[in-house]
């Protein structure tokens, strides 16, 4: 030095062909018990790695860059 994959919630990961950002676990508050916990029920929590670009419109397309992992020299 090239090329591939990956980057989204406190963790693990979904997002189909561009059209209101979600699951689980994990928190919090009720529930519930002597009391903790299982359980049920609501809840807060995201500038989606970074910056441009193209679109009416971008998590998702394009362009640079950065951060893991792998390849090939």
């Nucleotide at each position: 030095g090239c090329c591939c994959u990956a980057g989204u919630a406190g963790c693990u990961c979904a997002g189909c062909a561009g059209g209101u950002a979600g699951a689980g676990c994990a928190c919090u508050u009720g529930u519930g018990u002597u009391c903790u916990a299982a359980u049920c029920a609501a809840g807060g929590g995201g500038u989606c790695g970074c910056a441009g670009g193209u679109u009416c419109g971008a998590g998702u397309c394009c362009c640079g860059c950065c951060u893991a992992g792998g390849g090939c020299g």